[in-house]
Overview: This is a predicted structure of a 112-nucleotide RNA (Guanidine-I riboswitch aptamer) from Acidocella sp. The coordinates come from a structure-prediction model, not an experiment, and the mean pLDDT is 81. The sequence was found by an Rfam model in a public genome assembly. It matches the Rfam family "Guanidine-I riboswitch aptamer". Its family is annotated with regulation of gene expression in the Gene Ontology. Lineage of the source: Bacteria > Pseudomonadati > Pseudomonadota > Alphaproteobacteria > Acidocella.
Order: sequence, then structure tokens, then C1' cells
RNA sequence: GACAUAGGCCGCUAGGGUUCCGGCCGGGGAUGACCCCGGUGUCUGGUCCGAGAGCGGCGGUCAUGCGGGGAGACAUCCGCAUGAUGCACGGCGGGACAAAAGCCCGGGAGAG
Repeated sequence: GACAUAGGCCGCUAGGGUUCCGGCCGGGGAUGACCCCGGUGUCUGGUCCGAGAGCGGCGGUCAUGCGGGGAGACAUCCGCAUGAUGCACGGCGGGACAAAAGCCCGGGAGAG
């Protein structure tokens, strides 16, 4: 200095909190077994948020081969098939939604 095999999206999970639903606690009103108010996430839940270093899928990219196009060879282009898509320690602080987080700043600072 160059570099998508080192980029993207979706579903989910570890994880996360508390607007809403439910649970629990207290108070009040009814008397059919319900309603209202407040508190509680130190409530296993439902909704919700959710990974670069988690999982799965789709597509992308790259390599090789085959086919198409072309008089023909190569390249470009189009299609198909097969394969590859590695490694990865990490704050403090700040930001969003109701709120928090392995979310975002961020494969950042720093360390190795």
C1' cells in the first nucleotide's frame, strides 16, 4: 500500500431488563369465586430487546469445472455444479427504547 474467502439479511439462543399481560405483597370496594389503587424484576413466566468473537437458514463473495453466446481461442458476460468463507483477549465511559444487556459507539481505546 492492497484485500468481501475477512461483507449483508432473516429466524433463534446464551444473556437482559420491567412499559404491557401474568405472578406475589399491601390497601380499598363488592359478595359469587371479581374490580380498583399502590408496591415488587431479589417474580421460574408471556409480550419485548438481544450477540464481531453463539447456533441455523438465505443470499453475497472467491476458486475450480461444465454449458451458453461467438467462425474460433482467451477474457468479459449469463447459467449450473462442487468446494472455500479463516482467526478473534478486551475495558472505563457514553447512547436508545419503559428499562437493561453479550444491543449500539465497537473487531473502537488498550493488551497480545